A computed fold for a 127-nucleotide RNA from a Balneolaceae bacterium, annotated as SAM riboswitch aptamer (S box leader).
The prediction has a mean pLDDT of 79.
It matches the Rfam family "SAM riboswitch aptamer (S box leader)". Rfam's curators write: The SAM riboswitch is found upstream of a number of genes which code for proteins involved in methionine or cysteine biosynthesis in Gram-positive bacteria.
It was read from a public genome assembly, where an Rfam model found it.
[in-house]
């Protein structure tokens, strides 16, 4: 790379190297010489893995499923600006919006309004 699954409104920055760009794309809006990416070191966060109890399965301390726990472990990752920043595609719901009108509604635009999906992240898992 690909496939499968499961989460994304929470939570977490310091210092050093570096010296201009970052937020995945597009449009928006941020952020950045009061120092961008990235890499170093420390530190914190958070509970996917490991670990630990419980419960089914079961002959069984294997195995596979579902629940809880804590943050102890010099564990494996991941993460520490904004909701995955926002929107993006499909349907609903508002509406001091606009066009068109046969005078009800289409259509279109807006809404930290709601679901669903795509996408992307991350872990676990197969190939």
């Nucleotide at each position: 790379c690909u496939c499968u699954u499961a989460u994304c409104a929470c939570g977490a920055a310091a210092g050093g190297u570096g010296g201009a760009g970052g937020g995945a794309c597009a449009g928006g809006c941020c952020c950045u010489g009061c120092g961008a990416a990235a890499c170093c070191u420390u530190a914190g966060c958070a509970a996917c893995c490991a670990c630990c109890c419980c419960g089914a399965u079961g002959a069984a301390u294997a195995u596979u499923c579902g629940g809880g726990g804590g943050a102890u472990u010099a564990g494996g990752u991941g993460c520490u600006a904004a909701a995955u920043c926002c929107u993006g595609c499909c349907c609903g719901a508002u509406c001091u919006u606009g066009u068109u009108u046969u005078c009800u509604a289409a259509c279109a635009g807006a809404u930290c309004c709601g679901g669903g999906a795509a996408a992307g992240a991350u872990g676990a898992g197969a190939c």